[in-house]
RNA sequence: AGGCCGUUAACUCAGUUGGUAGAGUAGUUGACUCUUAAUCAAUCGGUCGCGGGUUCGAGCCCCGCACGGCCUACCA
Numbered sequence: 001a002g003g004c005c006g007u008u009a010a011c012u013c014a015g016u017u018g019g020u021a022g023a024g025u026a027g028u029u030g031a032c033u034c035u036u037a038a039u040c041a042a043u044c045g046g047u048c049g050c051g052g053g054u055u056c057g058a059g060c061c062c063c064g065c066a067c068g069g070c071c072u073a074c075c076a
Stems, first nucleotide, its partner, number of pairs: 001072007010025004019056001027043005049065005
């Protein structure tokens, strides 16, 4: 320098054909228990990495940039 993959909740990850974004864990509250843990219920949760574009409508399509990983090339 080139190519590929990834970036979504505090964490790990889904999200199919573009139609107002979910699970598990964690947190909070309650039930249960002598208490804790476990279990059960409810609840809290997001600028979908950043900036543009297309579209009636974008996590999803297009362009640029940033960060992480892998590969190739170059130098020595």